RNA sequence: GCUAAAUAGCAGCCGAAAUCCAUUCAAAGAGUGGAUGCGGGGGACCCGAUAUCCGGGGCGUAUUCCUGUUACAGGAUAGGACACUUCCAUGUCCGAGCCCGACAGCUAACCUCGUAGGCGUAUGGAAGGGCAAAG
Numbered sequence: 001g002c003u004a005a006a007u008a009g010c011a012g013c014c015g016a017a018a019u020c021c022a023u024u025c026a027a028a029g030a031g032u033g034g035a036u037g038c039g040g041g042g043g044a045c046c047c048g049a050u051a052u053c054c055g056g057g058g059c060g061u062a063u064u065c066c067u068g069u070u071a072c073a074g075g076a077u078a079g080g081a082c083a084c085u086u087c088c089a090u091g092u093c094c095g096a097g098c099c100c101g102a103c104a105g106c107u108a109a110c111c112u113c114g115u116a117g118g119c120g121u122a123u124g125g126a127a128g129g130g131c132a133a134a135g
Stems, first nucleotide, its partner, number of pairs: 009131002012119003018036008037115006047105001055103001056100004064076005079094004084128007
């Protein structure tokens, strides 16, 4: 490299955003409340810092730079995602938006908030796992 045969089980993604209990609605399901789990913020000593109109700060991967016709658009980039996990290779995509309201470094105790929304799955190699079936 060619030919032939045999074999071929399942697993969703981004995100903290799930599970259980009770209750309301006729109910699928949804709403409300509670608990657990997960996630965020505030908040001492010590340590750090020396700032407050060019205000400051928080969630988040989403920061920074350049160009243009500067309303806005394009290019790049820190960073991030790609289907059980990690590593390698190649490939594709994102690189937003929102909030606090004069105010916050870290921070034990303590206080407090959220538990949404949007989607449909790149491939190959190596190693290691979960569930199920059979023995």